Source information: The RNA shown here (Bacterial RNase P class A) has 319 nucleotides and comes from a Burkholderiales bacterium. It matches the Rfam family "Bacterial RNase P class A". The family's RNA type in Rfam is ribozyme. Its family is annotated with tRNA processing, ribonuclease P activity and dimeric ribonuclease P complex in the Gene Ontology. It is recorded under the gene name rnpB. The model forms 89% of the base pairs in the Rfam consensus.
[in-house]
RNA sequence: GAAGCACGCCAGACCGCCGCUGGUGCAAGUCUCGAAAGAGCGCACUGGAGGAACGUCCGGACUGCACAGGGCAGCGCAGGAGCUAACGGCUCUCCACCGUGAGGGGGGGGGCAGAGCAACAGAGACGAGCCUAUUCAGUUAGGGUGAAACGGGCAAUCUCUGCGCGCAGCAACACCAAGUAGGCCAGCGUUGAGGCGGCCCGCUGAGCUGGCGGGUAGGUGGCACCGAGCCGGGUGGGCGACCUCCGGCCCAGAUUGAUGGCGGUCACACCACGGGCAACCGUGGUGCACAGAAUCCGGCGUAUCGGCGGGCUUCACAC
Numbered sequence: 001g002a003a004g005c006a007c008g009c010c011a012g013a014c015c016g017c018c019g020c021u022g023g024u025g026c027a028a029g030u031c032u033c034g035a036a037a038g039a040g041c042g043c044a045c046u047g048g049a050g051g052a053a054c055g056u057c058c059g060g061a062c063u064g065c066a067c068a069g070g071g072c073a074g075c076g077c078a079g080g081a082g083c084u085a086a087c088g089g090c091u092c093u094c095c096a097c098c099g100u101g102a103g104g105g106g107g108g109g110g111g112c113a114g115a116g117c118a119a120c121a122g123a124g125a126c127g128a129g130c131c132u133a134u135u136c137a138g139u140u141a142g143g144g145u146g147a148a149a150c151g152g153g154c155a156a157u158c159u160c161u162g163c164g165c166g167c168a169g170c171a172a173c174a175c176c177a178a179g180u181a182g183g184c185c186a187g188c189g190u191u192g193a194g195g196c197g198g199c200c201c202g203c204u205g206a207g208c209u210g211g212c213g214g215g216u217a218g219g220u221g222g223c224a225c226c227g228a229g230c231c232g233g234g235u236g237g238g239c240g241a242c243c244u245c246c247g248g249c250c251c252a253g254a255u256u257g258a259u260g261g262c263g264g265u266c267a268c269a270c271c272a273c274g275g276g277c278a279a280c281c282g283u284g285g286u287g288c289a290c291a292g293a294a295u296c297c298g299g300c301g302u303a304u305c306g307g308c309g310g311g312c313u314u315c316a317c318a319c
Base pairs, nucleotide, nucleotide: 001315002314003313004312005311007309008308009307010306012266013265014264015263016262017261018260020048021047022046023045024044025043026042029041031040032039033038050290054301055300057299058298059297060296061295062169063168064167065166074165075164076163077162078161079093080092081091082090083089094108095107097104098103109160110159114158115157116154117153131143132142173221174220175219176218183212184211185210186209187208188207194204195203196202229249230248231247232246233245234244236243237242268287269286270285271284272283273282274281275280
């Protein structure tokens, strides 16, 4: 210098104006909406998407139901050792495979427990035996077919072994709680309750009154979390996944569903024009990905314009 390999990181910055939404503090009113439960309205300060928030594939937390113990069935996993709350994830490592290599993808329990399967060719394909040559006969030897011919293969065919798994999911679940909805109990009532605006007459004719408790609509909590938490550091441990110690921090949260819009300056990339031998400079234009929380967390998979950083390999050249 060229060609590669495996990682880590960023995902435009700042200013002005106008908005949306959570929290805290202060301050409102015989305030507004609602039957109630409950919700809303002002000002100030302050928080407000991601590396994948995505797919919802796997594993947990949490919640309800079920559950003495054991087994069958079903589903899943599979070299060895570890990490972890757990996993089908991750790490190290062994064998085989691919690559000159850095590395890569991810194939690896059992075929003397049993059953099953094997295209074409071939006499014969899992059953045992004998097609051909030679031979008196026999045959485990020779020849031929085929991936494979009494010796093997396939376990991603069933199966066996070992290990794991109860079911459902935040629309879980808990609480509050309407109705000229409905239920139960008691009392009264066709010997007339109740209704027809208060009383009487009259008319009508099966309910009326009180109590109780469970749901639905609706509302609140769950739910924004002191946590499998985030950031930084260690001449802490471990090859590593990871663990540990110290210091600091509190970090989105709705339910028509916030996280935005406009303008400006700068940065980056590309294009055009002009200048310059060139590096490059100036002006103008265009572009700036994938995507977007909804109970939370750990993974996996997939999408992604561009850019940055260090490490390693092979080849060529120079010293």